[in-house]
RNA sequence: CACUCAUCGAGACCGGCGGAGGGACAGGCCCUUUGAUGCCGGGGCAACCUGCAGGCGCAAGCCUGCGACGGUGCCAACUCCUGCGGGGCGCCCUCGGGUGCCACCGGUAGAUGGGAU
Numbered sequence: 001c002a003c004u005c006a007u008c009g010a011g012a013c014c015g016g017c018g019g020a021g022g023g024a025c026a027g028g029c030c031c032u033u034u035g036a037u038g039c040c041g042g043g044g045c046a047a048c049c050u051g052c053a054g055g056c057g058c059a060a061g062c063c064u065g066c067g068a069c070g071g072u073g074c075c076a077a078c079u080c081c082u083g084c085g086g087g088g089c090g091c092c093c094u095c096g097g098g099u100g101c102c103a104c105c106g107g108u109a110g111a112u113g114g115g116a117u
Base pairs, nucleotide, nucleotide: 003115004114005113006112007111008110013042014041015040016039017038021031022030023029025083026082027081028080043075044074045073048071049070050067051066052065053064054063055062056061079109084106085105086104087102088101089100090099091098092097
């Protein structure tokens, strides 16, 4: 890297270095010399792995609550929004369709974790 499963509307910032781009991609929109992205230190959030208790189940396992030593992760904006297909409400229409809006549904892509190789 590719495979599989789960989750992605919540939450959590200070200091130092450094000096121009950054938010995965494309389009939008935004952040940024009032110093971004990144790196380092400290702090924090969360509870995937994990511990305890209770419940359900033949079992595999699932659900609920509590915790946070350790392994990760995360700490602008819903994964910032959209991307493909459908739905709802409108508008236009040459009735084939076109188009606007919607924190509606599913998918793609991506991220993180667990597993497997």
A computed fold for a 117-nucleotide RNA from Dyella thiooxydans, annotated as SAM riboswitch aptamer (S box leader). The RNAcentral record of the sequence draws on Rfam and Ribocentre. Model confidence (mean pLDDT): 83 of 100. Of the family's consensus pairs, 94% are formed in the model.